[in-house]
The prediction has a mean pLDDT of 83. Transfer RNA from an Acidobacteriota bacterium, 73 nucleotides, folded computationally. Rfam family: tRNA. Rfam classes the family as a transfer RNA.
RNA sequence: GGGCCUGUGGCGCAGUUGGGAGCGCGCUUCAAUGGCAUUGAAGAGGUCGCGGGUUCGACUCCCGCCAGGUCCA
Numbered sequence: 001g002g003g004c005c006u007g008u009g010g011c012g013c014a015g016u017u018g019g020g021a022g023c024g025c026g027c028u029u030c031a032a033u034g035g036c037a038u039u040g041a042a043g044a045g046g047u048c049g050c051g052g053g054u055u056c057g058a059c060u061c062c063c064g065c066c067a068g069g070u071c072c073a
Base pairs, nucleotide, nucleotide: 001072002071003070004069005068006067007066010025011024012023013022019056027043028042029041030040031039032038049065050064051063052062053061
């Protein structure tokens, strides 16, 4: 330098007719217990890597860029 894959809450990830942003763990509050562990209930937390395009509408389609992984040179 070129090809391919990945980028979504703090962490690990899901998200196919383009229209609801979610799951598990973690975190906060409350309750149960003398306390811990644990369980239950409620809740906070997201520029969907960045910029642009298409569209009534984009995490999703197209282009460019950035970061990581991998292969080739």